[in-house]
RNA sequence: CAUAGCUCAGUUGGAUAGAGCGACAGUCUCCGAAGCUGUAGGUCGGCGGUUCAAAUCCGCCUG
Repeated sequence: CAUAGCUCAGUUGGAUAGAGCGACAGUCUCCGAAGCUGUAGGUCGGCGGUUCAAAUCCGCCUG
């Protein structure tokens, strides 16, 4: 260092966890691709602790 299938954001702990790519659907087309629109997808590596509140702080473990 570990956050969506992949690559990564996430500010000093706060209001519903996001982006790009990819997937799927629609649109377009003679058919595709590209473009455009939309949808789904996450127990934030695991177990504890602190706190009103943890992806964020602390400890241990796993890789």
This is a predicted structure of a 63-nucleotide RNA (transfer RNA) from a chicken gut metagenome. Its Rfam family is "tRNA". Rfam links the family to the GO term triplet codon-amino acid adaptor activity. The coordinates come from a structure-prediction model, not an experiment, and the mean pLDDT is 81. The sequence is in RNAcentral, with records from MGnify.